[in-house]
RNA sequence: CAAGUAAAUCGCCUUAUCGCUGUUACGUUUUUGCGUAAUGGAGGAAAGUCCGAACACCAUAGUGCAACAUAGUGGUUAACAGCCACCAGUCGAGAGACUAGGAAAAGUGCAACAGAAAGUAUGUACAGGUAAUGCUGUAGUGAAACCAGGUAAACUCUAUGUGGUGCAAUGUCAUGUAAACCAGUGCUUGAAAGCGGCACGUUUGAUACUGGAGGGUAGGCAGCUAAAGUGCAUUGGUAACAAUGCAUUCAGAUAAAUGAUAAGGACUCCUUGGAGUACAGAAUUCGGCUUAUAGAUUUGCUUAAAAA
Numbered sequence: 001c002a003a004g005u006a007a008a009u010c011g012c013c014u015u016a017u018c019g020c021u022g023u024u025a026c027g028u029u030u031u032u033g034c035g036u037a038a039u040g041g042a043g044g045a046a047a048g049u050c051c052g053a054a055c056a057c058c059a060u061a062g063u064g065c066a067a068c069a070u071a072g073u074g075g076u077u078a079a080c081a082g083c084c085a086c087c088a089g090u091c092g093a094g095a096g097a098c099u100a101g102g103a104a105a106a107g108u109g110c111a112a113c114a115g116a117a118a119g120u121a122u123g124u125a126c127a128g129g130u131a132a133u134g135c136u137g138u139a140g141u142g143a144a145a146c147c148a149g150g151u152a153a154a155c156u157c158u159a160u161g162u163g164g165u166g167c168a169a170u171g172u173c174a175u176g177u178a179a180a181c182c183a184g185u186g187c188u189u190g191a192a193a194g195c196g197g198c199a200c201g202u203u204u205g206a207u208a209c210u211g212g213a214g215g216g217u218a219g220g221c222a223g224c225u226a227a228a229g230u231g232c233a234u235u236g237g238u239a240a241c242a243a244u245g246c247a248u249u250c251a252g253a254u255a256a257a258u259g260a261u262a263a264g265g266a267c268u269c270c271u272u273g274g275a276g277u278a279c280a281g282a283a284u285u286c287g288g289c290u291u292a293u294a295g296a297u298u299u300g301c302u303u304a305a306a307a308a
Base pairs, nucleotide, nucleotide: 002303003302004301005300006299007298008297009296010295012265013264014263015262016261017260018259020041021040022039023038024037025036026035027034028033043279047290048289050288051287052286053285054284055166056165057164058163062200063199064198065197067162068161069160070159071158072086073085074084075083076082087101088099089098090097091096102157103156107155108154109151110150124139125138126137127136128135170222171221172220173219181212182211183210184209185208192204193203194202195201229248230247231246232245233244234243235242236241266277267276268275269274270273
């Protein structure tokens, strides 16, 4: 210098004017609102809805079967099918990458073609041997040919584990109406409802429950962002990560705000004047996984062959 591998960061910039929205303060106003000032306002994936949880409600959430999930060993975490380390296997020259990594003597199934024959099945060619028999060996075909081995991301078996629904959860306030009408079942000897699918069991339950027709409302507030949060340092640990200390608050909209215009600059491409600036936008929140991503920067490690 080149190529590779692992990890991390940025991902258009500046100024001016106008506009939207959250919070705080002040003023005004009928308390609704309005104005001024200050200070915030879309991601590493916000995507997929794949996994795990927090939180809310269903009553206090049982036993068995079925179903589903996981699968080397250990650690980490709120938890996980995640992450870290070690072992094993495969790929790579190497740094590294990937793995649904338990069991084939519990059982069933599967293996084209070739070959004589693919299982306690078969007998082609040659050789040996027997009273006799593929009884023994070699060759040949094939991935696999003597009581076969392979395959479980085939069925299965083993071990461990698993309430449901989801912020459109849920709670509260206001408005308004018809706790009215019809039919059926039932009243503790228990209808109906709940407990994942089934069974048992159990709980609630009597102006109860189920069905029909019909009436009113569809609005406000909370949930809603201080979080298992983020950053830095020290200590422990191979690491993931944990503890301690210091600092910090970085969207909360509600049919959806987080922008528009102008000028200049940076980079890229075509060419003398233009065009473009990756993937893409919050909706309860968090930890992961997967997918998309123009380009730029930094750090660690590896180096086969050939050339200088």
A computed fold for a 308-nucleotide RNA from Hyunsoonleella aestuarii, annotated as Bacterial RNase P class A. It was read from a public genome assembly, where an Rfam model found it. The coordinates come from a structure-prediction model, not an experiment, and the mean pLDDT is 76. It matches the Rfam family "Bacterial RNase P class A". Its family is annotated with ribonuclease P activity, tRNA processing and dimeric ribonuclease P complex in the Gene Ontology.